[in-house]
Context: one part of a larger RNA
Molecule: small-subunit ribosomal RNA, central domain
Organism: uncultured bacterium
RNA sequence: UUGGGCGUAAAGGGUGCGUAGGCGGUUAAGUAAGUCGAAUGUUAAAUAUUCUAACUUAAUUAGAAAAGUGCGUUCGAAACUACUUUGACUAGAACGUAAGUGGGGUGAGCGGAAUUCCCGGUGUAGGAGUGAAAUCCGUUGAUAUCGGGAGGAACACCAAUGGCGAAGGCAGCUCACUGGCUUAAUGUUGACGCUAAGUGCACGAAAGCGUGGGUAGCAAACGGGAUUAGAUACCCCGGUAGUCCACGCCCUAAACUAUGGACACUAGCUAUUGGCGGCAUCGACCCCGUCAGUAGUCACAGCUAACGCGUCAAGUGUCCCGCCUGGGGAGUACGGUCGCAAGACUAAAACUC
Numbered sequence: 001u002u003g004g005g006c007g008u009a010a011a012g013g014g015u016g017c018g019u020a021g022g023c024g025g026u027u028a029a030g031u032a033a034g035u036c037g038a039a040u041g042u043u044a045a046a047u048a049u050u051c052u053a054a055c056u057u058a059a060u061u062a063g064a065a066a067a068g069u070g071c072g073u074u075c076g077a078a079a080c081u082a083c084u085u086u087g088a089c090u091a092g093a094a095c096g097u098a099a100g101u102g103g104g105g106u107g108a109g110c111g112g113a114a115u116u117c118c119c120g121g122u123g124u125a126g127g128a129g130u131g132a133a134a135u136c137c138g139u140u141g142a143u144a145u146c147g148g149g150a151g152g153a154a155c156a157c158c159a160a161u162g163g164c165g166a167a168g169g170c171a172g173c174u175c176a177c178u179g180g181c182u183u184a185a186u187g188u189u190g191a192c193g194c195u196a197a198g199u200g201c202a203c204g205a206a207a208g209c210g211u212g213g214g215u216a217g218c219a220a221a222c223g224g225g226a227u228u229a230g231a232u233a234c235c236c237c238g239g240u241a242g243u244c245c246a247c248g249c250c251c252u253a254a255a256c257u258a259u260g261g262a263c264a265c266u267a268g269c270u271a272u273u274g275g276c277g278g279c280a281u282c283g284a285c286c287c288c289g290u291c292a293g294u295a296g297u298c299a300c301a302g303c304u305a306a307c308g309c310g311u312c313a314a315g316u317g318u319c320c321c322g323c324c325u326g327g328g329g330a331g332u333a334c335g336g337u338c339g340c341a342a343g344a345c346u347a348a349a350a351c352u353c
Stems, first nucleotide, its partner, number of pairs: 003325004007307002012321001014203004019198001021195003025089004029084003033081002035077008049065006092192001093189003097184005104178007111155001116150007126137002163170002208249006217243002222238004260320006268298001269296010302309002326353003335346004
């Protein structure tokens, strides 16, 4: 390479938008590039195949025949693929109308509980902490308790196997702006679709970086007390970056469902969220049906090395992308691109088992 694979053995890109490319619904007509048929030319000789002959035979040699993927030319077919500034359609897709849904996003404002600190009152000798202690706080009045004030951060209960988002992620309440999704009946356009390299664009937890703010609690580093043979730890007392805000970077995670996206098909059961319809009723329920999600340590078929998956597939198929190819060396070196830096991305070889 041909292949075979990617939940856990190596392997799904962190996520989306989208360009090229690849692939693509029903139908009529046409063209004839692919495709198919026929004829013809070519397809050197030798070799190989078949037949005949020559050396006694064989190997060998000679002659003849047949064959020859493919390629060119000409003529033809029109089912399939493709094509046509062709025509038509509505099942895909999009838009519209009406209802609905939610911690989806951004900004602003507001609220109560708690911790800490400050002021004042009451009050007196302890408090705090641990396995036990000590460092520590306290007669300059702590802890406790009552009243008042300041400031920052996070939002108990509701809360869920629940909801939303492309992913990261999102939760007190209100307002403004704004993205999505679902359902019902139909209306409009008429294949406008799927996927998506490279490049591009955008987003991307935490930590970290830059500038300026902020700092209640917590807390890397650091200091002290213990423990211990030691203790650069686990435990305790403190405590700075940081955690928070604005703007700008960084671009990585067990970024996990360790499971790429789209479409179609293949028994069911149970629970639940949001719609719609029916039945029923005073009415909300209950019950029945249906669409879109979520969940089950439910499950048939099927799949799987097993575990398990099982209409939300890891089943059965089609299309497109990404990735893997023994372990170590190594996600390293070198080079390049990006970055303020930290570093990120791309990515070997020698050698060795």